[in-house]
RNA sequence: GAGUUUGAUCAUGGCUCAGGAUGAGCGCUGGAGGUAUGCCUCAUACAUGCAAGUCGAACGAGAUUCGAUAGAGCUUGCUCUAUUGAUGAGAGUGGCGCACGGGUGAGUAACGCGUGGGUAACCUGCCUCGAAGUUUGGGAUAACACUGGGAAACCAGUGCUAAUACCGACUAAUUUUUAUUACUGUAUGGUGAUUUAAUAAAAGAUGCCCUCUUCUAUGGUAUCGCUUCGAGAGGGGCCUGCGUCCUAUUAGCUAGUUGGUGGGGUAACAGCCUACCAAGGCUAAGAUGGGUAGCCGGCUUGAGAGAGUGAUCGGCCACACUGGAACUGAGACACGGUCCAGACUCCUACGGGAGGCAGCAGUAGGGAAUAUUCCGCAAUGGGCGAAAGCCUGACGGAGCAAUACCUCGUGAGUGAUGAAGGCUUUAGGGUCGUAAAGCUCAGUCAGCAGGGAAGAAGGGCUAUGGUUCGAAUAGGCUAUAGUUUUGACGGUACCUGCAGAGGAAGCCACGGCUAAUUACGUGCCAGCAGCCGCGGUAAUACGUAAGUGGCAAGCGUUGUCCGGAUUUACUGGGCGUAAAGAACGCGUAGGCGGUUUUCUAAGUUGGGGGUGAAAUCCUGAGGCCCAACCUCAGGCCUGCCUCCAAAACUGGAGAACUAGAGUUUCGGAGAGGAAGAUGGUAUUCCAUGUGUAGCGGUGAAAUGCGUAGAUAUAUGGGAGAACACCAAUGGCGAAAGCAGUCUUCUGGACGAAUACUGACGCUGAGGCGUGAAAGCGUGGGUAGCGAACAGGAUUAGAUACCCUGGUAGUCCACGCCGUAAACGAUGGGUACUAGUUGCUGGGGAUAAUAGUCUUCGGUGACGAAGUUAACGCAUUAAGUACCCCGCCUGGGGAGUACGGUCGCAAGAUUAAAACUCAAAGGAAUUGACGGGGGCCCGCACAAGCGGUGGAGUAUGUGGUUUAAUUCGAUGCAACGCGGAGAACCUUACCUGGGCUUGACAUCCAACGCUAUCCAUAGAGAUAUGGAGUUUGAUAGUAAUAUCGACGUUGAGACAGGUGGUGCAUGGUUGUCGUCAGCUCGUGUCGUGAGAUGUUCGGUUAAGUCCGGCAACGAGCGCAACCCUUGCCUCUAGUGUGCCAGCACGUAAUGGUGGGAACUUUAGAGGGACUGUCUGUGUUUACAGGAGGAAGGUGGGGAUGACGUCAAAUCAGCAUGCCCCUUAUGUCCAGGGCUACACACGUACUACAAUGGCUGGUACAACGAGGAGCGAAACCGCGAGGUCAAGCAAAUCUCUAAAAGCCAGUCUAAGUUCGGAUUGGAGUCUGCAACUCGACUCCAUGAAGCUGGAAUCGCUAGUAAUCGUGGAUCAGAAUGCCACGGUGAAUACGUUCCCGGGCCUUGUACACACCGCCCGUCACACCACCCGAGUGACUUGCACCCGAAGUGGCUGACCCAACCUGCUUGCAGGAGGGAGGUUCCCAAGGUGUGAUUCGUAAGGGGGGUGAAGUCGUAACAAGGUAACC
Repeated sequence: GAGUUUGAUCAUGGCUCAGGAUGAGCGCUGGAGGUAUGCCUCAUACAUGCAAGUCGAACGAGAUUCGAUAGAGCUUGCUCUAUUGAUGAGAGUGGCGCACGGGUGAGUAACGCGUGGGUAACCUGCCUCGAAGUUUGGGAUAACACUGGGAAACCAGUGCUAAUACCGACUAAUUUUUAUUACUGUAUGGUGAUUUAAUAAAAGAUGCCCUCUUCUAUGGUAUCGCUUCGAGAGGGGCCUGCGUCCUAUUAGCUAGUUGGUGGGGUAACAGCCUACCAAGGCUAAGAUGGGUAGCCGGCUUGAGAGAGUGAUCGGCCACACUGGAACUGAGACACGGUCCAGACUCCUACGGGAGGCAGCAGUAGGGAAUAUUCCGCAAUGGGCGAAAGCCUGACGGAGCAAUACCUCGUGAGUGAUGAAGGCUUUAGGGUCGUAAAGCUCAGUCAGCAGGGAAGAAGGGCUAUGGUUCGAAUAGGCUAUAGUUUUGACGGUACCUGCAGAGGAAGCCACGGCUAAUUACGUGCCAGCAGCCGCGGUAAUACGUAAGUGGCAAGCGUUGUCCGGAUUUACUGGGCGUAAAGAACGCGUAGGCGGUUUUCUAAGUUGGGGGUGAAAUCCUGAGGCCCAACCUCAGGCCUGCCUCCAAAACUGGAGAACUAGAGUUUCGGAGAGGAAGAUGGUAUUCCAUGUGUAGCGGUGAAAUGCGUAGAUAUAUGGGAGAACACCAAUGGCGAAAGCAGUCUUCUGGACGAAUACUGACGCUGAGGCGUGAAAGCGUGGGUAGCGAACAGGAUUAGAUACCCUGGUAGUCCACGCCGUAAACGAUGGGUACUAGUUGCUGGGGAUAAUAGUCUUCGGUGACGAAGUUAACGCAUUAAGUACCCCGCCUGGGGAGUACGGUCGCAAGAUUAAAACUCAAAGGAAUUGACGGGGGCCCGCACAAGCGGUGGAGUAUGUGGUUUAAUUCGAUGCAACGCGGAGAACCUUACCUGGGCUUGACAUCCAACGCUAUCCAUAGAGAUAUGGAGUUUGAUAGUAAUAUCGACGUUGAGACAGGUGGUGCAUGGUUGUCGUCAGCUCGUGUCGUGAGAUGUUCGGUUAAGUCCGGCAACGAGCGCAACCCUUGCCUCUAGUGUGCCAGCACGUAAUGGUGGGAACUUUAGAGGGACUGUCUGUGUUUACAGGAGGAAGGUGGGGAUGACGUCAAAUCAGCAUGCCCCUUAUGUCCAGGGCUACACACGUACUACAAUGGCUGGUACAACGAGGAGCGAAACCGCGAGGUCAAGCAAAUCUCUAAAAGCCAGUCUAAGUUCGGAUUGGAGUCUGCAACUCGACUCCAUGAAGCUGGAAUCGCUAGUAAUCGUGGAUCAGAAUGCCACGGUGAAUACGUUCCCGGGCCUUGUACACACCGCCCGUCACACCACCCGAGUGACUUGCACCCGAAGUGGCUGACCCAACCUGCUUGCAGGAGGGAGGUUCCCAAGGUGUGAUUCGUAAGGGGGGUGAAGUCGUAACAAGGUAACC
């Protein structure tokens, strides 16, 4: 920086990702080289080999081998003996080394480490420098020889011998001591000088020379060694300031403990040890305990501060099978030494022994996981040695591993027929793609061949010099020259040549974050997933392919760390509502602290010095061809110590001040507190009187009380509790809280004015106190109210809400509890920063009690700047600053478990984890919703009229049935709907029979002229046979050819599908709703979603218009424009309409001439606009009136905004995808869609007299007509039939209108109502009326007497009622669409039901209340707690036992050196040893506690799960406001 809470927004807040790193692991893949790195786990166990030796110039002895001389034997070239010279194995004495180097990180929270100091409290082998020495004696002992024991390891005895082994003496520093003394310091002290006494060194080797020579020996000298002392360097010991993880659910720990004295002990200080004495020491700045851990330079990350880490390299520490111990030594309590104990392994003759890879390799085991039983001492370094040299698994190298970093390559140029092939496609194309092929090239790496380094410095020998060493031609040191010699790596690096594109590319990803997309498969399956999330038939998210993107000999993934995370905030966060201010106060430690001045110099600042190892890091150079890597120089190392200086600020010391704080005097206000006294109202109870049938209670009731006299009313008495009015947004108190009145005692605040003290202050961890209600204990009290409980209601239930009762309690005293939404959800203090206006307490000024101005304290409202995520806060801050305290760090689990503390109990307080989720939460916005509110409208209610629901029938639907009863439509908005018309057809369904390029379309090929008719078979489709045969155009004389139309046959491309998906779609439609709404541009406001406009006041049918207004305008809707109807005018009158006037004519008729007036037809216009008058009103407008055919949108229609319902339709049509292809296609016959216990919707006809029937008689309009309408006439009772005029229509026909009117009849009944049903007979249409048509006639004559709950339509030419026409159609309407005739009633009004609009309010809803959501129960899984117990690690205390070993003690045993004595080889002594014993002590044992971890019958709550069960607690007034 991004993703993720939301419909959207801002902020809070968690989760997740992108980056870097790695001693890494795993998966797929793998060309070369360089440089690094490589058991992180079992400090598990180890076979085998190697990892520490060396010195003969310290010593004795000397195997072996080679010579010389002499002799012997004799096979005259061999053997033996003696002497002598060289060589010196293995072992031993002795010296040095083995304490280094190498490994590991178990332990350790410590002076262990880091850093800086101290040592006046110390040591130091080898090395360097300086000084002085190296004299003189002695006695042993290994080796060796012999003897003995033992399986072995090894041991014992006797005897011999040497030293640079051991010991005595001399001398001399030193050290200690006595005494004196000088200088000096940081306390103890340090450094010197003189003196007394004591103690107390040594070793030689080699070379050469001299003397002498026979050698030894003596002397000299050089080198090395040895002794003593003094210094140095390097190394080490000890002490110490500061720093160094988590835990308080570890708060007290400590007897050698803290100190002192004496003694011991150490290299050295010290309780280091011991005896005695004293009672100290550590701790909230975290002792003690528990857990974890080697520390550091560094490494990783980060802008930094930090955080994490401590592999490789380097410094320190610790350890060496586990535990203990000492010895030797300069140095160890010792990795490849010793002793003991333990575990384990091995050998054994069973008696005893041996061993320690956390050295290098290697093995087993463990594990996700980590290499060769390699080469060499050539280099560097180490040990020994005089040196040569020897040793060196340190080291140098090689091997294995993509483990990491770095470098290189897998080819380069050209090449479009954009090849083939793959994938895809809208079928054209696109893409892989200049990619390939082809052509032309260069040759890196690998391969083969040839050449071939550096790393080597030294060492030996010879020669010649130098030399302030030396007497020296010796030796030492040194130089030069010559010569000789040393390489593991390795025939390696590197160079040259040869050949040839030849041998060398994969992995991951492609929904967003995040660069990169398509096809197929799959179908909430299989699977993916880091987070959000994909997958339920068109998946850019799964799997595969193609393509694309990224990185590349690697790529992904997993683990871990830092970062992002300002998400523990020092840098750098917060706490009104998001997590977070303790319920309130007092106060300890601590933190912070007013003004002036002097001193100081701890903090602070400046300068200098020391240190901060090297490596690392940074910068600049250099070396490997570059890089990684390596080398050099500089910087850095932010720290610590120290010296000098400064004195502003903080601190410290001193002195002063008064503005903070406090005291004094006066004054008033107040439900401040405690105790005591007292008052009236009300309630209830008791008594009595009056009085009579109810009272009481509720939404309505009932339980209850009452004739034993209630309620009501009056009087009197008792009891307890609470204090109306005043009263308030008021007062007091730290908070909790405090209210009748009076008295006593008492706390605090405030005001005014003076004096005093002199910073005495603020905050406050722990601590102490106060602390509503409820609850607990003891004892009282109890009127009213009232948990629990009982009863009555309500209800599906009602353990509730409502009612009647009622116990604890509420009250008092004393004692506990210690919590509340204890809230202003706002800790305390100080200072500063605009105002306006109330209330309250005190004071001042003004002449005043009125008022005005002003001041101090408290308490409210509004509001500027500022602030805040917003809401809001705003001198009573949530503003600006400082000081102190408390608290927070995602939600749940959980304020829970365990442990501790408190409590009589209830419980309080302190306070986790496992597990689980990707959110939880805040403020505000837009909607939607509310059994929230306000305003308004609608046949919404009301007022009316007529219906439906009851009957019969028609019709549609559900259901059922069926072979099929094809399919669709399903609340309003499906149900006389698609169907404007199912006997066949339609038809999609069922049964049966047929066809398969097909009933229909295009293409190819061949043949033909197929038409049509007849016969046979069949249910038909169809099949067979016969008759029959005459097609168009062009060219050509013609034959004929070509191209068509049509038909048949054949092959395949394809046709076909009313098969699926309306949740893939287009188009169309319904609905809210003809409701008045829905939006935009610019501006403005807001961080933003958004708001404003569109809200407000009026008005309207209307977001219609007006006014106002941070809005100004605009668009789609409204209205208007369109059609129709109502009035008028103009024009035009037709073989069709009209006929006033004129004329002719008829039985009669516009019949005729004519007319153009009227009606009418159909074209063009006019008319109505609140224009006008009155009233109201700001205006819009409203009300009323006039005129007018019509008056306030005149009536009706068409017209349907943004959108909602995944609304309807794949069967009207179109269409993607999927499916079928001898069938889900197509043809045919028959059947079905017409079924029928039932239910519903919509209609028709009725139930009758406002009527039925019969007769007569009047008046329409819209329409339709050629496969048609069909007159008149005749026939038939009739449906209808026959014949046929007229009419493609203002002409003819359908065509009778009916209700109505005038008469007659019926007389209240299942009827002369009603017509269903059924029987018979017919008519018509049609191939065909059986399933299954309509109509007619005769006969039959069912239910039904006005319809329960409920429900529908309608506000005027409307409802109601009456008939007429049309579409569809061969025929078949009670349906649908139109038409006219007759023609009402009612509307007070908006409380209620339904729907809608606007504003507002609440919200935990946004799929939007058909929403959300809580708890028990049942089932499954998971982690946790308790748990009779049980097992184990660790550990405390007490006791027992006590190995090895140091120290102590010790009569008997043993002993060479030194001393004494003498019997001269004995005795004694000094001293030592063995043995014994003792203190301490490891391991072990017993007992009793503690902690932690397992495990457990059973019990407990919690979490998570698919759509389980019961209710509905919360969110709206959530239906009883919610919550603590």

This is a predicted structure of a 1524-nucleotide RNA (small-subunit ribosomal RNA) from an uncultured marine bacterium. The RNAcentral record of the sequence draws on ENA and SILVA. Model confidence (mean pLDDT): 84 of 100.